The part of an RNA shown here (large-subunit ribosomal RNA, domain IV) has 356 nucleotides and comes from a Pseudomonadota bacterium.

[in-house]
Context: one part of a larger RNA
């Protein structure tokens, strides 16, 4: 010096990103317990007091046994007395610094955010505000169901049947969930446009038996057969088209003017849009400017709480706003307590060091 454990004057978070760590608290009995609340809770709230041992022929309760007695057919039930065991209470006494004498055995409170809750998770750096969850909504599915696995047979779904099953989103509960269907998706429609293979075959082409020309090479015409190309016409879904649908994917404006101080603008004008953000919330897990401004708390507060609203860039099941209870969650404050610190010291054990 390192690890680990114990103690400490005065102070008591001044430490630090942060009370991290370590203290404190602690069992049982009694008293006593607020806001709030979904009336269950919150509660072990908080905050107090007690706690060992001995004695009393003390009192009470429970149980067992004995005796006596009453009732009952017996089993049994009741009453009284006594003995024993256990528990509680009271009074008196007694010892220590200290009585849950060691060990084990909650620190508490206030406020905010997130998530309702118990649960689940990154086996081996993350336990959470992530996942799940009851509940809500949409959608598919009529049974050989939809859907999933399998090449298939077949199986699951389900020995179920729409109060069922699959998929998606949201996430208890309370109050609610506004406007937009132009785009994309989905659903419905079928008149018209477009439209594949196929059908169809107008027309055309290759080949040549033959015919004509030519001395010949060859040139022209060219039936049938074989082969190739091929127009009109016909023809499904889809797309175009017409509607619907947002708890489908998503979206939810700008400029100018105006009131008898100023300022502001209930009001007016104008442009654009599918429609221009409603309720609520708001410097927020969202606010750049920003340590916004005001208030609170502190001697002093980029954090925190309450407001304001100029929302860079909130907002309603990608749910909005509340919410008792809950949380090894996150944030701020306080009480208690402490070697976290001022600031260090001492001690126990194990290393390090020396010899071997």
């Nucleotide at each position: 010096c390192c690890c680990u454990c114990g103690c400490c004057a005065a102070g008591g978070a001044a430490c630090u990103c942060g009370g991290c760590a370590a203290g404190u608290u602690g069992g049982c009995c009694c008293c006593g317990u607020a806001a709030c609340u979904u009336c269950g809770g919150g509660a072990g709230a908080a905050g107090g007091g007690g706690u060992g041992c001995c004695u009393c022929c003390u009192u009470c309760c429970a149980c067992u046994c004995u005796u006596a007695u009453u009732c009952u057919u017996u089993u049994g039930a009741g009453u009284a007395a006594g003995a024993g065991u256990g528990g509680a209470a009271g009074a008196g006494g007694u010892c220590g610094c200290a009585g849950u004498g060691a060990a084990g055995u909650g620190g508490c409170u206030c406020a905010g955010c997130c998530g309702a809750c118990u649960g689940u998770u990154u086996a081996a750096c993350a336990a959470a505000a992530a996942c799940a969850c009851a509940g809500g909504c949409c959608u598919c599915u009529g049974c050989u169901a939809a859907c999933u696995c399998g090449u298939a047979a077949g199986a699951g779904g389900a020995a179920g049947u729409a109060u069922a099953g699959g998929g998606g989103c949201u996430g208890a509960c309370g109050c609610c969930u506004g406007c937009c269907c132009a785009g994309u998706g989905c659903c419905g429609g079928a008149a018209g446009g477009u439209c594949a293979a196929g059908g169809g075959g107008a027309g055309g082409a290759g080949u040549u038996a033959g015919c004509g020309g030519g001395u010949a090479a060859c040139c022209g015409c060219g039936a049938a057969g074989c082969u190739c190309c091929g127009a009109a016409c016909u023809u499904a879904a889809g797309c175009c088209c017409c509607g619907g649908u947002a708890a489908a994917c998503g979206g939810c404006g700008g400029c100018c003017g105006u009131a008898a101080c100023u300022a502001u603008a209930a009001c007016g004008g104008u442009c654009c849009u599918a429609a221009g953000g409603u309720a609520g919330c708001g410097a927020a897990a969202u606010u750049c400017c920003u340590u916004g401004u005001c208030g609170g708390g502190u001697a002093a507060g980029u954090u925190c709480c309450g407001a304001c609203c100029c929302g860079c860039a909130u907002g309603a099941a990608u749910g909005g706003c509340g919410u008792a209870a809950c949380g090894a969650g996150c944030u701020g404050a306080g009480c208690a307590c402490u070697g976290u610190c001022u600031c260090g010291g001492c001690g126990g054990g194990g290393g390090g060091c020396u010899c071997g």
NCBI's taxonomy places the organism under Bacteria, Pseudomonadati, Pseudomonadota.
It matches the Rfam family "Bacterial large subunit ribosomal RNA".
The RNAcentral record of the full RNA draws on ENA.